[in-house]
RNA sequence: CUCAUCAAGAGCGGCGGAGGGACAGGCCCGAUGAAGUCGCGGCAACCAUUGGAGAUUUUCCAAACGGUGCCAAUUCCUUUAGGCAUGACCUAGAAGAUGAG
Repeated sequence: CUCAUCAAGAGCGGCGGAGGGACAGGCCCGAUGAAGUCGCGGCAACCAUUGGAGAUUUUCCAAACGGUGCCAAUUCCUUUAGGCAUGACCUAGAAGAUGAG
């Protein structure tokens, strides 16, 4: 840089000791213990693998040993444009995250 997804799902313990939720504004979480780190557990099904179905290329379903990812709140909400039902509204985008190339 390109493509796909982002309303679901899944936490305990040890060490640690005040921050964390990307940035800004909000609103939250946190001494009944934040970040980080280790152990164990779990979720999910992007890649790989295996089995099955379909098939011109494409694809769908299941499993979960491997590579990642994730386990407060919709990506916690909003920022830009449009809509009307004026809302924690809807649609699209920006930014971000993750995976694959």
Predicted 3D model of a 101-nucleotide RNA (SAM riboswitch aptamer (S box leader)) from uncultured Selenomonas sp. RNAcentral holds the sequence, with entries from MGnify.